[in-house]
RNA sequence: CCGCGUCACUCUGGAGAGCGGCGUCGGCUUGCCGGACGCCCACCGAAGGGGCUAACGGCAUUCAUGCCGGAAAAUCUCAGGUUGCCGGACAGAGGGGUGUGA
Numbered sequence: 001c002c003g004c005g006u007c008a009c010u011c012u013g014g015a016g017a018g019c020g021g022c023g024u025c026g027g028c029u030u031g032c033c034g035g036a037c038g039c040c041c042a043c044c045g046a047a048g049g050g051g052c053u054a055a056c057g058g059c060a061u062u063c064a065u066g067c068c069g070g071a072a073a074a075u076c077u078c079a080g081g082u083u084g085c086c087g088g089a090c091a092g093a094g095g096g097g098u099g100u101g102a
Base pairs, nucleotide, nucleotide: 002101003100004099005098006097007096009094010093011092012091013090018041020040021039022038023037024036025035026033027032028031042082043081044080048078049076050075056069057068058067059066060065
């Protein structure tokens, strides 16, 4: 220098579900708000998180089972979200940190 892994950063793309009801506050246009918060009902799953659990692995062993571990974009909706903005798993690209290989 190059390859592979990994970590964050920057840019780009990025789904779903109420533009819900009520109340309080705020704003200024005095009846409105792409505003904030609380409560209620209904929903979503792709921040994060939970439980299971396939393959598989381990232990035991009466030899057909038992126990333990073990993913996820499946599942649950605690959290978060349900016009726009923001967020957003994941993907592509960029230059970096770090580990490693010939």
A computed fold for a 102-nucleotide RNA from Pseudogulbenkiania sp., annotated as Glycine riboswitch aptamer.